The RNA shown here (Bacterial RNase P class A) has 375 nucleotides and comes from a Lachnospiraceae bacterium.
RNAcentral holds the sequence, with entries from ENA.
Rfam family: Bacterial RNase P class A. Its family is annotated with ribonuclease P activity, dimeric ribonuclease P complex and tRNA processing in the Gene Ontology. Rfam's curators write: Ribonuclease P (RNase P) is a ubiquitous endoribonuclease, found in archaea, bacteria and eukarya as well as chloroplasts and mitochondria. It is annotated as a ribozyme.
RNA sequence: CAAGUAGGAUAAAUGAUCGCGGCUGUUUUAUAACAGGUGAGGAAAGUCCGGGCUUCACAGGGCAGGAUGCCGGAUAACGUCCGGUGGAGGCGACUCCAAGGCUAGUGCAACAGAAAUAAACCGCCCAGGGCUCAGAGCGGAGGCUUUGCCGCAACUCUGAGUCUUGUGGUAAGGGUGGAAAGGCAGUGUAAGAGACUACCGCCUGUACGGUAACGGACAGGGCACAUGUAAACCCCAUCCGAAGCAAGACCAAACAGAGAGCGUUUUAGCUUGCCCGGCGAGCUUUCAGGUAGGUCGCUUGAGACUGUCGGCAACGGCAGUCCUAGAUAGAUGAUCAUUCUACGACAUAACCCGGCUUAUCGUCCUGCUUGAUUU
Numbered sequence: 001c002a003a004g005u006a007g008g009a010u011a012a013a014u015g016a017u018c019g020c021g022g023c024u025g026u027u028u029u030a031u032a033a034c035a036g037g038u039g040a041g042g043a044a045a046g047u048c049c050g051g052g053c054u055u056c057a058c059a060g061g062g063c064a065g066g067a068u069g070c071c072g073g074a075u076a077a078c079g080u081c082c083g084g085u086g087g088a089g090g091c092g093a094c095u096c097c098a099a100g101g102c103u104a105g106u107g108c109a110a111c112a113g114a115a116a117u118a119a120a121c122c123g124c125c126c127a128g129g130g131c132u133c134a135g136a137g138c139g140g141a142g143g144c145u146u147u148g149c150c151g152c153a154a155c156u157c158u159g160a161g162u163c164u165u166g167u168g169g170u171a172a173g174g175g176u177g178g179a180a181a182g183g184c185a186g187u188g189u190a191a192g193a194g195a196c197u198a199c200c201g202c203c204u205g206u207a208c209g210g211u212a213a214c215g216g217a218c219a220g221g222g223c224a225c226a227u228g229u230a231a232a233c234c235c236c237a238u239c240c241g242a243a244g245c246a247a248g249a250c251c252a253a254a255c256a257g258a259g260a261g262c263g264u265u266u267u268a269g270c271u272u273g274c275c276c277g278g279c280g281a282g283c284u285u286u287c288a289g290g291u292a293g294g295u296c297g298c299u300u301g302a303g304a305c306u307g308u309c310g311g312c313a314a315c316g317g318c319a320g321u322c323c324u325a326g327a328u329a330g331a332u333g334a335u336c337a338u339u340c341u342a343c344g345a346c347a348u349a350a351c352c353c354g355g356c357u358u359a360u361c362g363u364c365c366u367g368c369u370u371g372a373u374u375u
Stems, first nucleotide, its partner, number of pairs: 001371010012339007020039002023036005041346001045357002048355005053244004065240005070084005085099001086097004100235002105233002107229003121174002123170003126166012142150003182200002185197003201223001202221005208215002248296004257287006267281001269279003303322008340344001
């Protein structure tokens, strides 16, 4: 310098004017006005996990349902994080893994291929048969150099080639496939085969190291414990009560209800024409419920920052400093000027917190790896 890898910071800046939500102060009965100060994010997002908080439910146990699944630790808790183990990828820094069980049971495995959990298509070997060829033997007819010799056909035997048959052998080789009964080399065999042997792999056991996952070592087992799939049903282990701030608590106009008193002299109505009595319109008051509305919940919290100590780390202890939006139809915007690598991305809190995931224009910083060059 280039390429890469891991992590972090920032999220245009400054000023002026106008506008908006809380807070404080002054004026004011109050509304309101004025002044001061304050007012989004790294993800405020998706609402996917976990917890706090609230109401309801709850003796205890089980079923169903859901989530998680190597080991140890962190934490309020987690499906998160940290450190390891094992596996996969990369020259490397480093990255990725939903990583219990398919020797509990059940299911599925397209296409190709002879056969997919069992197998003989080609090939190899063995045995039988047919045909052809070659050789040998024998040899009717025929020929000849005639005690015999040659010799076509037929017959017998041997060999080779080819075809075929066997509920034959063989899983070494070919071919299909993601997968064809551990791999590879040799011995062996009719041909073959863990049939046997070495090495590698797998399984079992032992002691050792490690908190553990696991590791390397040694010994044994020829491996029928025979393919894959559990983000297939399922089995095993662990955890989970439900709903959510529109939770919920309090105050309380209106409205309907209940109790008490008045309701006689001065009021309407019903009960029998009249009286008493009763009901009751109405008025007063109390109680409980409760709509509109209001208050709380609501932002001081598993808080932030700095320092220090413990720990490899996640994180925890201690000390100091700080207070940093809180609306309820929902505020944080607009314009202008100057500057910049020049019009600046993704995106707008609604109970709070810890995570995860996803989106994001650029700029800057740090550790490490590989390669090249120079000294």

Record summary:
It is recorded under the gene name rnpB. The coordinates come from a structure-prediction model, not an experiment, and the mean pLDDT is 75.